[in-house]
Context: one part of a larger RNA
Molecule: large-subunit ribosomal RNA, domain VI
Organism: Bifidobacterium pseudocatenulatum
């Protein structure tokens, strides 16, 4: 831009794409002179892929906790910061992940294929075929996941909004304001995401931070006391700190700014 009045939400499925694997036990059994090597009922366990997920298990951890070492600073003590790979070590929330968990490859239904048949003539007989009728594959049409109406054959369904006003008019209508539904830019962001895009708030507000309250980690702060000549060690105390998590709370920042049908039919 189209979809012939403008617009939200939800569908439909033309088409399209993926997937379609497979071992091994049953068994070296039946079979067969060996070599080889199974049908089929039922039923068990793997691999290789592939999807989604973070309860587990592990991993990751650069402004989360502790410990430590070398030094250089804060006047010194204590205390604490900087650099030294995040200095170096033990842990470690949330997210992200695989080694973690789960799930998949079908079953069912149609139509075939070699092949197997039923009735059965041409050809008094046979004959699966010439009229009819069945049976039969990892294949084919579905069946499962996905996209999908620009499917120009532009598709359905439900709900919403379709004022007033001023000028010209050839009386068909044409501009200029107003701006309904509702959309956009922007601005706070994330369950999104390379970038748009997508979602979510925009004060009639929990959307982000801050704060506050759980959770969760670390693992016992500083100062003060008290016991040791001391290096420590005990109390105060499950103490201090504390990233994403969860739940509250407008203190702080979500300001602002723009597009939009009002034709047509009938009352």
């Nucleotide at each position: 831009c189209g979809u012939u009045g403008g617009a939200a939400u939800c569908c439909u499925g033309a088409g399209g794409a993926g997937g379609c694997c497979u071992g091994c036990c049953c068994a070296g059994u039946a079979c067969g002179a060996g070599a080889g090597g199974a049908c089929c009922u039922g039923g068990g366990u793997g691999g290789a892929c592939g999807g989604a997920c973070c309860u587990c298990u592990g991993g990751u951890a650069u402004g989360c906790c502790g410990g430590u070492u070398g030094u250089c600073g804060c006047g010194c003590c204590a205390g604490c910061g900087g650099c030294a790979u995040g200095g170096c070590u033990g842990g470690u929330u949330g997210g992200c992940u695989a080694c973690g968990u789960u799930c998949g490859g079908g079953a069912g239904g149609g139509a075939u294929a070699a092949c197997c048949g039923c009735u059965g003539a041409a050809a008094g007989c046979a004959u699966c075929u010439a009229a009819g009728c069945g049976g039969g594959a990892a294949g084919c049409c579905u069946g499962c996941u996905c996209c999908a109406a620009g499917a120009u054959u532009a598709g359905g369904a439900u709900u919403c909004c379709u004022u007033g006003g001023c000028a010209c008019u050839u009386c068909g209508g044409u501009g200029c304001c107003u701006g309904u539904a509702g959309c956009c830019c922007g601005c706070a962001u994330g369950u999104u995401g390379a970038a748009c895009a997508c979602g979510u708030g925009u004060u009639c507000g929990a959307u982000a931070g801050g704060c506050c309250g759980g959770a969760g980690g670390u693992g016992g702060a500083a100062g003060c006391c008290c016991c040791g000549c001391g290096a420590g060690g005990g109390g105060u105390g499950g103490a201090g700190c504390c990233g994403a998590c969860c739940g509250g709370u407008a203190c702080u920042a979500a300001c602002g700014g723009g597009c939009g049908a009002a034709c047509g039919c009938g009352g």